[in-house]
RNA sequence: GCGAGGGUAUCUAAGCCUGGUCAAAAGAGGCAGACUCAAGAUCUGCUCCCGAAGGGGUUCGCGGGUUCAAAUCCCUCCCCUCGCACCA
Repeated sequence: GCGAGGGUAUCUAAGCCUGGUCAAAAGAGGCAGACUCAAGAUCUGCUCCCGAAGGGGUUCGCGGGUUCAAAUCCCUCCCCUCGCACCA
């Protein structure tokens, strides 16, 4: 350089094809509670930010575009993995 796949919350990882019902499944970890003699075992709740709550705000690598509406479609760029090529 060419081709292919990928980047989602603290971590792993669905969702993307076919836009909307998404603060976004599930698991891990963390916090609180229950159970227990006691537990690292089991169960329940919470786990982006603000709020007592109803609710509000901002998010899917960065930046743009399309659209009433974008994690999802389009474009540029950055990064990671694999294969091929190159290798003075």